[in-house]
RNA sequence: GCCGAUGUAGCUCAAUAGGCAGAGCAGUGCUUUUGUAAAGCAAAGGUUGUCGGUUCAAUUCCGACCAUCGGCU
Numbered sequence: 001g002c003c004g005a006u007g008u009a010g011c012u013c014a015a016u017a018g019g020c021a022g023a024g025c026a027g028u029g030c031u032u033u034u035g036u037a038a039a040g041c042a043a044a045g046g047u048u049g050u051c052g053g054u055u056c057a058a059u060u061c062c063g064a065c066c067a068u069c070g071g072c073u
Base pairs, nucleotide, nucleotide: 001072002071003070004069005068006067007066010025011024012023013022019056028042029041030040031039049065050064051063052062053061
């Protein structure tokens, strides 16, 4: 230099022939307990890597760039 894969909540991962962004764990509050843990319930937590394009509408399609990983030279 070229090719490919991946990037979504603090962590591990879902969600695509474009149509309200979710789960588990962690953290917080409450119940329970003499107290802690466990268990149960509730709420919270996201500009979907960045910048543009297409579209009524983009996590999803297109382009460039960034990061990580792999391959080729």